Predicted 3D model of a 72-nucleotide RNA (transfer RNA) from a Candidatus Microgenomates bacterium. The organism belongs to Candidatus Microgenomatota, within Bacteria. The RNAcentral record of the sequence draws on ENA.

[in-house]
RNA sequence: GGGCGCGUAGCUCAGCGGCAGAGCAGCACUCUUAUAAGGUGUUGGUCCCAGGUUCGAAUCCUGGCGCGCCCA
Numbered sequence: 001g002g003g004c005g006c007g008u009a010g011c012u013c014a015g016c017g018g019c020a021g022a023g024c025a026g027c028a029c030u031c032u033u034a035u036a037a038g039g040u041g042u043u044g045g046u047c048c049c050a051g052g053u054u055c056g057a058a059u060c061c062u063g064g065c066g067c068g069c070c071c072a
Stems, first nucleotide, its partner, number of pairs: 001071007010024004018055001026042005048064005
């Protein structure tokens, strides 16, 4: 320098054009003599950035940034 993949909640990841979700973690309550485990409820995201397409974009397109892999 070139090619490919990935970037979504604190963490691991789903979502593939029509109101952003799960598990874990956190918080409150419950249970227990107490802790852990269990149960109930709940908080939390400018979907990496900037443009474009569209009635509508996390999702499609372009450029950039970061990370990983491959080639030179």